c-di-GMP-I-GGC riboswitch aptamer from Thalassotalea sp. 42_200_T64, 99 nucleotides, folded computationally. Taxonomically the source falls in Thalassotalea (Bacteria, Pseudomonadota, Gammaproteobacteria, Colwelliaceae). It matches the Rfam family "c-di-GMP-I-GGC riboswitch aptamer". Gene Ontology term of the family: cyclic-di-GMP binding.
[in-house]
RNA sequence: CUCGUCCAAGGCAAACCUAGUGAAAGCUAGGGACGCAAAGUUACCGGUCUAAAGGUUUUUUAAUAAUAAUAAUUACCUAUGACAGCGGAACUGCCGACU
Numbered sequence: 001c002u003c004g005u006c007c008a009a010g011g012c013a014a015a016c017c018u019a020g021u022g023a024a025a026g027c028u029a030g031g032g033a034c035g036c037a038a039a040g041u042u043a044c045c046g047g048u049c050u051a052a053a054g055g056u057u058u059u060u061u062a063a064u065a066a067u068a069a070u071a072a073u074u075a076c077c078u079a080u081g082a083c084a085g086c087g088g089a090a091c092u093g094c095c096g097a098c099u
Stems, first nucleotide, its partner, number of pairs: 003096002011036002016031006034085001040091003044088003047083003053078004059072002
């Protein structure tokens, strides 16, 4: 350098539960283990999740001379929010049974 099982030393911790946080997705801490040889780090590429906010449409109400505009509601769209335990990429790294 490569490799990684029925060795050893250690490590991480899905679902679920509790508390906190957030509009949500999610995240953090404790418990808990389905799994993991990078399940360590980074949203760079693809993908997925969410939609507070913004936008579009429909409907209703009020107002206006009119274009138009305002408010509420429904639906849809958008990441600026997330996911590294979805794939790729980049960076870093412990152990050593067999070869």